[in-house]
RNA sequence: ACACAGACCCUGUGCAAGGUCGUGUCGUGAACCAUGUCAGGCGGGGAACCGAGCAGCAUUAAGCGGAUUUCGGCUUGUGCCGCAGUCAGCCUGUGUUCA
Numbered sequence: 001a002c003a004c005a006g007a008c009c010c011u012g013u014g015c016a017a018g019g020u021c022g023u024g025u026c027g028u029g030a031a032c033c034a035u036g037u038c039a040g041g042c043g044g045g046g047a048a049c050c051g052a053g054c055a056g057c058a059u060u061a062a063g064c065g066g067a068u069u070u071c072g073g074c075u076u077g078u079g080c081c082g083c084a085g086u087c088a089g090c091c092u093g094u095g096u097u098c099a
Stems, first nucleotide, its partner, number of pairs: 001096006008089001010085005015079002017076006025066004034059004042051003
């Protein structure tokens, strides 16, 4: 100096971890312009009953909050985990050649 192999580096990719969003789950949640049930009161009726319906209660919509990661999406110079590629660089080993 050359050749081969491997490691580092670089790139891509998969997986995991973190972050974030949505979904699922729990809680809360509508004076009136959600639903249901509608005490009282009101109206109709001779009456039986009927009607509309406030408060209250219940169930929820939008929204808000919590826990967990059920699932999914996005992202990250987090991993030194896997796989593949790799112009060049650098390190190690082997062989050859030259001085």

Description
Model confidence (mean pLDDT): 76 of 100. A computed fold for a 99-nucleotide RNA from Ruminiclostridium sp., annotated as Bacterial small signal recognition particle RNA. It is recorded under the gene name ffs. RNAcentral holds the sequence, with entries from ENA.